[in-house]
């Protein structure tokens, strides 16, 4: 320096243009029930400007461009 892949909740990931809405799951975290106290289990809750900035579109996490970060291959 070129090409490819990835970036969504603390962590691991799903979602690849709209079906009524909030962006979801597991795990973690908080509260609560249970318990002698914990663990486990049940129930409830909080937590996200979907890497950043533009663009396309009636509508973007999703498509396009640039940049930033991580990984891989090549020169």
């Nucleotide at each position: 320096u070129g090409c490819c892949c990835c970036g969504u909740a603390g962590c691991u990931c799903a979602g690849c243009g709209g079906a009524a809405c909030c962006a979801g799951a597991g795990u973690g975290c908080c509260g609560u029930a249970c318990u002698a106290c914990g663990a486990a289990u049940g129930c409830g809750g909080a937590g996200g400007u979907c890497g950043u900035g533009g663009g396309u579109u009636c509508g973007a996490a999703u498509c396009c461009c640039a940049c930033c970060g991580g990984g891989g291959c090549g020169g």
The RNA shown here (transfer RNA) has 75 nucleotides and comes from a Phycisphaerales bacterium. The sequence is in RNAcentral, with records from ENA. The coordinates come from a structure-prediction model, not an experiment, and the mean pLDDT is 80. Its Rfam family is "tRNA".